[in-house]
Context: one part of a larger RNA
RNA sequence: CGCAAGAAAUUUGAGUGGAUCUGACUCUAGUACGAGAGGACCGAGUUGGACUAACCGCUGGUGUAUCUGUUGUUCCGCCAGGAGCAUUGCAGAGUAGCUAUGUUGGGAAGGGAUAAGCGCUGAAAGCAUAUAAGCGCGAAACCCACCACAAGAUGAGAUUUCUUUUAAGGGUCGUCAGAGACGAUGACGUUGAUAGGUCACAGGUGUAAAGGCAGUAAUGUCAUAGCCGAGUGAUACUAAUUACCCAUAAAU
Numbered sequence: 001c002g003c004a005a006g007a008a009a010u011u012u013g014a015g016u017g018g019a020u021c022u023g024a025c026u027c028u029a030g031u032a033c034g035a036g037a038g039g040a041c042c043g044a045g046u047u048g049g050a051c052u053a054a055c056c057g058c059u060g061g062u063g064u065a066u067c068u069g070u071u072g073u074u075c076c077g078c079c080a081g082g083a084g085c086a087u088u089g090c091a092g093a094g095u096a097g098c099u100a101u102g103u104u105g106g107g108a109a110g111g112g113a114u115a116a117g118c119g120c121u122g123a124a125a126g127c128a129u130a131u132a133a134g135c136g137c138g139a140a141a142c143c144c145a146c147c148a149c150a151a152g153a154u155g156a157g158a159u160u161u162c163u164u165u166u167a168a169g170g171g172u173c174g175u176c177a178g179a180g181a182c183g184a185u186g187a188c189g190u191u192g193a194u195a196g197g198u199c200a201c202a203g204g205u206g207u208a209a210a211g212g213c214a215g216u217a218a219u220g221u222c223a224u225a226g227c228c229g230a231g232u233g234a235u236a237c238u239a240a241u242u243a244c245c246c247a248u249a250a251a252u
Stems, first nucleotide, its partner, number of pairs: 001152001005163007015149004021049007033038001051106005059100004066093005071086006110144003117137004169246004173189005194239003197235005203228003211222004
């Protein structure tokens, strides 16, 4: 821009893509078969491999804005306590998020028309013949079925609702994240829990400083402390103010 008014939702599916894998074991059954040795079809179940999708409750990884320990050095006048730099200085842990080696699921079943093949009925050709007329069975291949996309499918589909004009609706702007390079998408904007803050809790670290007590002291203890990013819930304390723009018609 189109889909001959403008919107908001919900959809149909022409068509397109993906998937389609397979082992072992058990039962049937030591049965059928076979002199024996050996040893099934069919059918039922269990458990794997590879591939693939989703997820983070578990097991782990990461986690340079979390906590702790510690070395050297500079500084905060000194002690104590801290801060900067040294690969995040090094080391030990670790929330959220993201993750696999972790967890869960998938390729199941079924239908249609068939291939090779196997048949029924059956003449030409009194027989025979699956074929000439006719009718069946039959495969991971084909068409459905399963998953995803899909009306620019210009063949532009359908349904419901809204607006008849200061319209419905959309956007700008602001607070943002299950979204994200930017656009976009999604949530919210005081009729408000959208983000921050605060409070509570979960979770992490591991018992802060100051002081008391014990000890000559290192240190221990009073003390499950102190501190804390992303988590959960609550709470208008702060910021989402006021507002502006687009849109507005065809036939009779």